RNA sequence: GUCAACCGUACGCCGAGUUCCCGUGCCUCAAGGUCCGGGAAACGGGGGAACCAAGUUCUUGGGGCUAACUCACCUAACCAGGUGAGAGCGCACACUCCACAGCGCUAGUCCGUCAGCUAACCCCGUAGGCCACAAAGGAGUCGGU
Numbered sequence: 001g002u003c004a005a006c007c008g009u010a011c012g013c014c015g016a017g018u019u020c021c022c023g024u025g026c027c028u029c030a031a032g033g034u035c036c037g038g039g040a041a042a043c044g045g046g047g048g049a050a051c052c053a054a055g056u057u058c059u060u061g062g063g064g065c066u067a068a069c070u071c072a073c074c075u076a077a078c079c080a081g082g083u084g085a086g087a088g089c090g091c092a093c094a095c096u097c098c099a100c101a102g103c104g105c106u107a108g109u110c111c112g113u114c115a116g117c118u119a120a121c122c123c124c125g126u127a128g129g130c131c132a133c134a135a136a137g138g139a140g141u142c143g144g145u
Stems, first nucleotide, its partner, number of pairs: 005145004012130003018041006025034003042126006052116001061114001062111004069086007087106005094141005
């Protein structure tokens, strides 16, 4: 390098949301576990020059996280709701394609009058939720034995 076989498929999914170390206390004497506090790595997000970009805001405020946006039509007293189209996101083979094929989702929330990009630098997060009983097939690639 080539060929063949087997494995990746572990209870999983969305999500950045995980791992490790130290200390006090508690379960419990210990292994171990756990609340709280501190630290490190990893992942994620925000602020922040020059250059570039922008005529932006001064209530029709503006901006951030996130897939969670836009348009048309209908109903409606308002709030809001419905239908369709476009756009975006998720689906258990490690990955890609067939593939807008199929099945689902397009919510919520934060800052507080203020923030374009942005090196150095600074700050923040480590949740929450769910059944996928809608996942299956084909082609190819990667890694290991």